[in-house]
Molecule: TPP riboswitch aptamer (THI element)
Organism: Bacteroidales bacterium UBA5281
RNA sequence: GAUUUCCGAUUGGGGUGCCCUAAAUAAACGGGCUGAGAUCAUACUCAUUGAACCUGCUCCGGGUAAUGCCGGCGAAGGGAUGUAGAGAAGACUUGAUU
Numbered sequence: 001g002a003u004u005u006c007c008g009a010u011u012g013g014g015g016u017g018c019c020c021u022a023a024a025u026a027a028a029c030g031g032g033c034u035g036a037g038a039u040c041a042u043a044c045u046c047a048u049u050g051a052a053c054c055u056g057c058u059c060c061g062g063g064u065a066a067u068g069c070c071g072g073c074g075a076a077g078g079g080a081u082g083u084a085g086a087g088a089a090g091a092c093u094u095g096a097u098u
Stems, first nucleotide, its partner, number of pairs: 001092001003090004007085001009083002011047004016041001017033004053078003059072004
């Protein structure tokens, strides 16, 4: 010197299912499952190096008490088009000194 990651700030985007119980039914700020997050967070997560998220999907195979629970579909199609550092760390290049 430029670059990557992390951290916090700020701008923008996104999702919030399945099952059980409570009064005849339905509905929990009641419980269980998966997950970073299940609209109880102002939290979690993503921003083109874009699987955050949507469509296809009332799809296909497996599995479960059940569910996009797992895998495929997916070198498919869309999708916010980010910013600057008081910073921290790693490696690269250049120069000086020993």